[in-house]
Order: sequence, then structure tokens, then C1' cells
RNA sequence: GACAAAGGCAAACCAGCCGUGAGGCUGGGUCGCAAAGCUACGGAUCAGGCGUGGUGCCUGACGGCCGGGCUACCGAA
Repeated sequence: GACAAAGGCAAACCAGCCGUGAGGCUGGGUCGCAAAGCUACGGAUCAGGCGUGGUGCCUGACGGCCGGGCUACCGAA
């Protein structure tokens, strides 16, 4: 980051399974993505629990909410 090339991933939804739950995995599915590859370090949001007049705290989820870190194809401006 291109009216390029080779590719890649897979939203919503559906089915099955796991989980108290957020949510995750597999298959189907193609909304989109130049890192929609990896990573839970920070913020946001969500779930479970505790507590408080209120502010909150702990555990977990989330990378396609944003930022950070690491890695990667092509090579026109």
C1' cells in the first nucleotide's frame, strides 16, 4: 500500500461439542480484512464471584474494539 500478481483468513447465521457464563473448538457459510498471523502487556467492553453509602476488588473472556510487542507474501507510487 497499487483498478497489480500469487495466495491467505473467515463476520453474521446454522449444526455438533465444551463451559456456571462471557465465550471457545470442529464443519458449513463468505460480511469483511495488508497482517482479520502470533501474543492478554495497557486501556475499553463482557461474564462469574466478593464488597461498599459510593468509589471498587478478584478470577476469567475478548486479538474482527483500540494501542503495544514479535513474525510474514508482493514490490507500482

Predicted 3D model of a 77-nucleotide RNA (c-di-GMP-I riboswitch aptamer) from a soil metagenome. The prediction has a mean pLDDT of 87. RNAcentral holds the sequence, with entries from MGnify. Its Rfam family is "c-di-GMP-I riboswitch aptamer". Rfam describes the family as follows. GEMM was predicted in a large-scale screen for bacterial structured RNA regulatory elements. Clan: c-di-GMP_I riboswitch clan.